Context: one part of a larger RNA
RNA sequence: UUGGGCGUAAAGAGUCUGUGGGUGGCUUUUUAAGUCCGCCAUCAAAUCCCAGGGAUCAACCCUAGACAGGUGGUGUAAAAUACCAAGAUGGAGUAUGGUAGGGGCAGAGGGAAUUUCCAGUGGAGCGGUGAAAUGCAUAGAGAUCAGAAAGAACACCAAUGGGAAAAGCACUCUGCUGGGCCGACACUGACACUGAGUGAUGAAAGCUAGGGGAACGAAUAGGAUUAGAUAUCCCAGUAUUCCUAGCCGUAAACGAUGGAUACUAGGCGAUGUGCGUAUCAACCCGUGCAGUGCUGUAGCUAAUGUGUUAAGUAUCCCGCCUGGGGAGUACAUUCGCAAGAAUGAAACUC
Numbered sequence: 001u002u003g004g005g006c007g008u009a010a011a012g013a014g015u016c017u018g019u020g021g022g023u024g025g026c027u028u029u030u031u032a033a034g035u036c037c038g039c040c041a042u043c044a045a046a047u048c049c050c051a052g053g054g055a056u057c058a059a060c061c062c063u064a065g066a067c068a069g070g071u072g073g074u075g076u077a078a079a080a081u082a083c084c085a086a087g088a089u090g091g092a093g094u095a096u097g098g099u100a101g102g103g104g105c106a107g108a109g110g111g112a113a114u115u116u117c118c119a120g121u122g123g124a125g126c127g128g129u130g131a132a133a134u135g136c137a138u139a140g141a142g143a144u145c146a147g148a149a150a151g152a153a154c155a156c157c158a159a160u161g162g163g164a165a166a167a168g169c170a171c172u173c174u175g176c177u178g179g180g181c182c183g184a185c186a187c188u189g190a191c192a193c194u195g196a197g198u199g200a201u202g203a204a205a206g207c208u209a210g211g212g213g214a215a216c217g218a219a220u221a222g223g224a225u226u227a228g229a230u231a232u233c234c235c236a237g238u239a240u241u242c243c244u245a246g247c248c249g250u251a252a253a254c255g256a257u258g259g260a261u262a263c264u265a266g267g268c269g270a271u272g273u274g275c276g277u278a279u280c281a282a283c284c285c286g287u288g289c290a291g292u293g294c295u296g297u298a299g300c301u302a303a304u305g306u307g308u309u310a311a312g313u314a315u316c317c318c319g320c321c322u323g324g325g326g327a328g329u330a331c332a333u334u335c336g337c338a339a340g341a342a343u344g345a346a347a348c349u350c
Stems, first nucleotide, its partner, number of pairs: 003322004007304002012318001014201003021194003026087003031082001033081001035077001037075005042069001049065001051063004091191001092188003096183004103177007110154001114150004120144002125136002162169001206247006215241001220236001222234002258317006266295004271290006299306002323350003332343004
């Protein structure tokens, strides 16, 4: 490289947008670029292939012939690809009527709990553990009860439920705003799919600057445990966790399963929305579409399992893998304030 692969064995970029590129639905017409067919020229000789002959066979030798190839010329075919022109609508989109939702951003408000402060009552312990001690407390703790302040998170509802490209999203209300789905029917008329680079977004931790700091709590200190105890347990407790403005760009970023389209048995749910039925509030019953679960046939699979939400049957495009270690390391480059990130070897060894 050809090939074979990518849920779990090596392998799907965390996710999306989209440029170049690749690929592209239906009908009719044109052209003939690629394609197909015929002929000419060419591919030295030898060799190879093949037919015949010769050396008693064979290797060997002699004679004749051909495929395939690339370039050019010339003619020919028009089904499919491509091109030209026209048309249609099922793909895609727009408009329109509804509709569900923790989708996003900003602002306002709320109660429970916790801690602290202050006042009252009260008077000896509290707290903690396997057991204790450090700790708090007669300078009045803990308990109880008025008042005040602060910060963070939003019990029940809550679900195998909903929304979002993913990360992620849940107290209530308001404003602005994105996307989805369903229904009728109008419009545009292939406008599509994928997507190297590029761009955007991206949990937690971490970094910079300024705020905030109730609770929890890396580090740290003390008390226990222990042979020791840099751990586990306990009393404290800084950074962090929170907000604003930037940076970082990684996760078992997982469905360990890239995106799009079509087709291929059923059964049982729950969600959204139409239609039918109805003894007309809703529910129920039947049924269509959309997304979402469980089970399961054929098929697939090394097995496990998967199974119309495929890991089945096919097509298109991208990414990635090629024995274990060395190693996601070294060097170099780009990015970053740094931490580091991205790209990414070899020697050697088994």
Predicted 3D model of a 350-nucleotide part of an RNA (small-subunit ribosomal RNA, central domain) from Datura wrightii. The RNAcentral record of the full RNA draws on SILVA. The coordinates come from a structure-prediction model, not an experiment, and the mean pLDDT is 86.